[in-house]
Predicted 3D model of RNase P RNA and transfer RNA as a complex of 463 nucleotides.

RNA sequence: AAAGGGGGCCAGGCGAUCGCUGGUAACGCGUUUACUGGAGGAAAGUCCGAGCUUCAAAGGGCAGGGUGCCGGGUAACGCCCGGUGGGGGUGACCCCGAGGAUCAGUGCCACAGAAAACAAACCGCCCUUUUUUAAAGGGUAAGGGUGAAAAGGUGCGGUAAGAGCGCACCGGCAAACCGGUAACGGGAUGCGCAUGGUAAACCCCACCCGAAGCAAGGCUAAACAGGGAGAAUGAUGCACUUAAAUGAUGCAUCGCCAAGUGGCCCGCUUGAAUCUCCCGGGUGAGCCGCUAGAGGCGAUUGGCGACAAUCGUCGGAGAUGAAUGAUCGCCGCCCUUGGCAAGGCGACUUCCCAUGGGAACAGAACUCGGCUUACAGACCCCUUUGACCA
RNA sequence: GUCCGCAUGGUGCAGACGGCAAGCAUGGCGCUCCUUCAAAGCGCCGACCCGGGUUCGAGUCCCGGUGCGGACG
Numbered sequence: 001a002a003a004g005g006g007g008g009c010c011a012g013g014c015g016a017u018c019g020c021u022g023g024u025a026a027c028g029c030g031u032u033u034a035c036u037g038g039a040g041g042a043a044a045g046u047c048c049g050a051g052c053u054u055c056a057a058a059g060g061g062c063a064g065g066g067u068g069c070c071g072g073g074u075a076a077c078g079c080c081c082g083g084u085g086g087g088g089g090u091g092a093c094c095c096c097g098a099g100g101a102u103c104a105g106u107g108c109c110a111c112a113g114a115a116a117a118c119a120a121a122c123c124g125c126c127c128u129u130u131u132u133u134a135a136a137g138g139g140u141a142a143g144g145g146u147g148a149a150a151a152g153g154u155g156c157g158g159u160a161a162g163a164g165c166g167c168a169c170c171g172g173c174a175a176a177c178c179g180g181u182a183a184c185g186g187g188a189u190g191c192g193c194a195u196g197g198u199a200a201a202c203c204c205c206a207c208c209c210g211a212a213g214c215a216a217g218g219c220u221a222a223a224c225a226g227g228g229a230g231a232a233u234g235a236u237g238c239a240c241u242u243a244a245a246u247g248a249u250g251c252a253u254c255g256c257c258a259a260g261u262g263g264c265c266c267g268c269u270u271g272a273a274u275c276u277c278c279c280g281g282g283u284g285a286g287c288c289g290c291u292a293g294a295g296g297c298g299a300u301u302g303g304c305g306a307c308a309a310u311c312g313u314c315g316g317a318g319a320u321g322a323a324u325g326a327u328c329g330c331c332g333c334c335c336u337u338g339g340c341a342a343g344g345c346g347a348c349u350u351c352c353c354a355u356g357g358g359a360a361c362a363g364a365a366c367u368c369g370g371c372u373u374a375c376a377g378a379c380c381c382c383u384u385u386g387a388c389c390a
Numbered sequence: 391g392u393c394c395g396c397a398u399g400g401u402g403c404a405g406a407c408g409g410c411a412a413g414c415a416u417g418g419c420g421c422u423c424c425u426u427c428a429a430a431g432c433g434c435c436g437a438c439c440c441g442g443g444u445u446c447g448a449g450u451c452c453c454g455g456u457g458c459g460g461a462c463g
Stems, first nucleotide, its partner, number of pairs: 002385007010377001012331007020038007027030001040361001044372002047370005052213004059266004064209005069083005084098001085096004099204002105202002107198003122144002124140007152170006171193001172191003177186003217288004226279006234254006257271005295314008333358003337354003341350003391462007400416004409446001418434005439455005
């Protein structure tokens, strides 16, 4: 210097003028004045996980959904870190939805092909028989052909021809034992080894999940017109009353009914002149929730790391048809064209000046932690490869 | 803002558990018939929203994106 790999950071700066919006203060209480705060790394998609709120403080079972190598981090997670295994790259490094298909069961594998899964004989090879250019019966998975996939591979022996039939090597499966927290790694030894693929097919196993969402929910004010449908009236005990009983009333328990707990069952809660459902009418205003939070920054300590602990320090948007902007000037960055100077044999490179142009993706809406997606350009750190020079 | 659903020829719809060379109606083009048009008959063209993954194989299953539609105070 070229081509890469990994990580981090920024998202032009300053000034003037005119505006928008939150807060505070002042008074002349006004659409006043002054001071001061005012978007992002993704505010986005709403894909996960939580806080918070209501339904019961959210309980049991079934159904349903999610996650899926191991260990750790975390409030939690489908996220992050470290490792294992597999794949890719010369390498730095990157990618993986990676439980289970010998260890439950079921399904599917189109077309082609003889056969697609308790194996199978189309051609071929070999043997036998017969009426011998052929047919029938039997053996054979070594060869051909089909397919995404054909039942270990190579060699030697063996055989009628063959075949793990036997042997050697390679591969596979099981496995005492050893190492590791574990995933897993190594592996004495054993088994000739018909154990195909598919679970982003059903399913099995392990773990997790109640539902809805700030338009949650609470309060205040204003306005209006109601209508329809439905809902167990039971039993027992006690009290009261009375001379006693009956009856009425009240309380408790049980049972039944309705509604809620947005799938079902149980359980729980509520219920007489009140509740539920449906239709219709009105309002469509204000306040709280609403910004201090698992918060940011720095240091030290522990840890490989994610992260944690301690100490110090900071105050940093809260709009509601919805503010955070527009114009101008100067400087900085990149590109085009032109000029000047320097270096070099040269192609060309660099500095300075001028001219013209460019600067992304996008915008809070209860709040956090992640993921994913979009993005002009600029900077910093670490690192790889093969050349060249010393 | 929050929560749902959908996407297949020009248009409206099918496609149960993956086998697709994707079906139907209508429309378009060409031919036949007819003096001509229409109707009718025959033939042809034309599509799985985009990207990636799983699988031998994806319209279908999974992930991400795009566009459109709906509900709620």
It holds a member of the Rfam family "Bacterial RNase P class A". The family's RNA type in Rfam is ribozyme. From the family's description: Ribonuclease P (RNase P) is a ubiquitous endoribonuclease, found in archaea, bacteria and eukarya as well as chloroplasts and mitochondria. Rfam links the family to the GO terms dimeric ribonuclease P complex, tRNA processing and ribonuclease P activity.
The prediction has a mean pLDDT of 77.